[in-house]
Order: sequence, then structure tokens, then C1' cells
RNA sequence: CUACAAACCCGAGCUAUCGCUUUAUUUAUAAAGAGGAAAGUCCGGACAGCAUAGAGCAAUUUACUGGUUAAUAGCCAGGUCUUGUUUACAAGAACAGAAAGUGCCACAGAAAAUAACCGCCAUUUAUGGUAAGGGUGAAAAUGUAGGGUAAGAGCCUACGGUAUAUUGCAGUAAUGUAGUAUAUGGGUAAACCUUAAAUGCUGUAAUGCCACGUAUAGGUGCUUUAAGAGCUGCUCGUUCAAGACUGAAAAGUGAGUACCAGGGUAGGCAGCAAGAUUUAGUUAGUAAUAACUAAGCUAGAUAAAUGAUAGUUUAGAAACAGAAUCCGGCUUAUGAGGUUUGUAGUUAU
Repeated sequence: CUACAAACCCGAGCUAUCGCUUUAUUUAUAAAGAGGAAAGUCCGGACAGCAUAGAGCAAUUUACUGGUUAAUAGCCAGGUCUUGUUUACAAGAACAGAAAGUGCCACAGAAAAUAACCGCCAUUUAUGGUAAGGGUGAAAAUGUAGGGUAAGAGCCUACGGUAUAUUGCAGUAAUGUAGUAUAUGGGUAAACCUUAAAUGCUGUAAUGCCACGUAUAGGUGCUUUAAGAGCUGCUCGUUCAAGACUGAAAAGUGAGUACCAGGGUAGGCAGCAAGAUUUAGUUAGUAAUAACUAAGCUAGAUAAAUGAUAGUUUAGAAACAGAAUCCGGCUUAUGAGGUUUGUAGUUAU
């Protein structure tokens, strides 16, 4: 210098003419006007409504440590394990428990934990002993060496491995490291299960107000011994709660409540954009981030506005793609260019 790969940044600005929407006012002027993902509707919230405890059983969700944040989401830093690689670096984890219990490990293989095919040894030729060697397999009874034995085996010894408990040192901690004791098939909990913690639903077409208009004309059931209502489900329990009149009673009228069926309205206002807000600087921090100071206001449509043309600036101006209550994330799609890292090649010194 070139090519490839990964991660990150950016997604346009200015001038002129015409056009559309909102706001303000001097009523024809000024200012502003669709994204980094506005997408997915996946996660967490703000906000609005549903009147209020508790207990038991069940259901659902979460699961290494610390920090940050409004947040249970995410992010930052670290730990353990795995993969690529082997100096490091990068990526991933649906990261509690297999020593509470149950289940599963296809095929191959004699056998997948109550082992014995070939082999080895003994031999009374009927059989017995064995698990070191071989084979199958992802995995075959904890590894290596020595002793011992008829042949062998933790049978014994030495040094190791794994698990549990405990002591010292380092660390906020998860853990790491050094020792001691005990034990000795492995894997699997996105298998059942166990442990610990937690718990709402609906959604801006929420919700609130105004105007217009009408028929609760109705049906079924329950209610004075409490019908009915209530924030995961059921049960218990607690709280609120209409309960009036006539009648000797049965019952009737009225009221309350649950469900069914019907009638009217389809207009307008609010919610509606000043925010867990943007930019810059300083301080603290490894960082995510926080505090302080200064400057600023950057869409609110309602069937849907935010555009077109010409020129120009820049390394580049195209692709993916269009706001609808809002915010913080995650995931997916994406042109040209820039930055960093890695791999390979070429050239020069």
C1' cells in the first nucleotide's frame, strides 16, 4: 500500500422559487416540521382506571459477585466454565442444587453399574478364579509407577485426580492459592423434582368532561338467616354494602344486584408533548454513570401535514424505510464513506 473479516461512527448541511400543517402576531409575515432503526409488539417503566388487609394450597416467573439506573429490563466491571487459539486475545452461557429422591444415556457391544465376549491362570476336563491386556462405544468401574500374586485387582505403598467439610493468606464479594480430614463410576434438571426470592389486569379506541338524543317499554334468578363487590386462581377469613311498605301468613308493591335481550348517540374538548429532556464544560469514577455550572425548546396530525425543482459543500448523500400517549432497552433490515483491530499478500528500508 492492497484485499478480506469483525466491531463502532454517520444517515446530511446551505441558498433560491413554489406548495402543505401547527403556533405566534403587526393578517401576511416569522419560526418549526417523520428515524437510527419511527420497524418487530419482545422486555422494563411513567401515566389512567378497577374501594381495603391476612392465612393455606396451587400456578407462574427469576437464579455467579459487585456497581449503575425510575426499572424486575439493560449496561459496566469482575469470577467460573466452554469454544477458537495457545503469548495473549476474542466469543458464548436458559451461570442455584446430581451427597433428598425418581427417571433417562439411542446404535454398537458380553455388559451402560447386580459386568464377563476374547484373553490370562489353575485344573479332578465337570469347572473354578480374574478384571491387568484386547475389542465395541461419546463414555467400560479414578490415573501413573513400584511391590505382591497361580494369574490379577486400591490387595499394599508413593505421587496425583474428583467431591465434601474445615484452617491460613489475598479480595467488598463471587472466587483464587497453600494445607488437613473423610469419601470414591460418569453425564443429564431448556427431564420430573428440591431450595431461595417474587407476584395484578387492561391499555390513550385507557380515562375524564360537555352538547345532542333516547325506552330499561323488558325477561330470568337471587336478596331481611347479607344478595352482591374486591388487585394471579381456589378455599377460609376480613371490609364495604340496598334491605322499605302492606299483610295473621302465603304473597304483593318498591329497592338493590348478577346475567340476557333491546333502545339512543357516533359531535366536540381534554389526555396531546417542557420531558426519568437536549447540547457544551468542570469534577469524581477503570467504566457504565452521577453531581454542578451555562445555554436552549426541537412535529402533534385525526384518515391522516412534514414536499417538489435547481445549484452547491463534504470522504459520502444512497440503501433500509414513514411519527399517532410517551420514555429506557433488546432484536432484525440497511448504500457510500470514515475509525479501530485481526488475517493474507506486495514493495521499500
The RNA shown here (Bacterial RNase P class A) has 349 nucleotides and comes from a Chitinophagaceae bacterium. It was read from a public genome assembly, where an Rfam model found it. The organism belongs to Chitinophagaceae, within Bacteria. It matches the Rfam family "Bacterial RNase P class A". Its family is annotated with ribonuclease P activity, dimeric ribonuclease P complex and tRNA processing in the Gene Ontology.